[in-house]
Molecule: Glycine riboswitch aptamer
Organism: uncultured Pelagibacteraceae bacterium
RNA sequence: UAAGACCUUACGGGAGAGACUACUUUAUGUAGCGCCGAAGGAGCAAAUACCCAAUAAUCUCUCAGGCAAAAGGACCGUACGUAUUAA
Numbered sequence: 001u002a003a004g005a006c007c008u009u010a011c012g013g014g015a016g017a018g019a020c021u022a023c024u025u026u027a028u029g030u031a032g033c034g035c036c037g038a039a040g041g042a043g044c045a046a047a048u049a050c051c052c053a054a055u056a057a058u059c060u061c062u063c064a065g066g067c068a069a070a071a072g073g074a075c076c077g078u079a080c081g082u083a084u085u086a087a
Base pairs, nucleotide, nucleotide: 001086002085003084007081009079010078011077012076013075018033020032021031022030023029034067035066036065040063041061042060043059
């Protein structure tokens, strides 16, 4: 000097599923049943490999979370940067 990992922050977009029933102190309350997967968490393939071991996800599970709005939200884009890489 250039590039620069969603790694931090900010902005924008962002799905699914009962505004269910009962009680009640009307609260993110308690209980019951029915559901959702895209916070988090857990589990597994092939390849590689002598063997062992190790390694995933938007898949699967639903512990957690969620099922009007709000909030949250994987992921995507933009911006300022950092780790880092090259000269």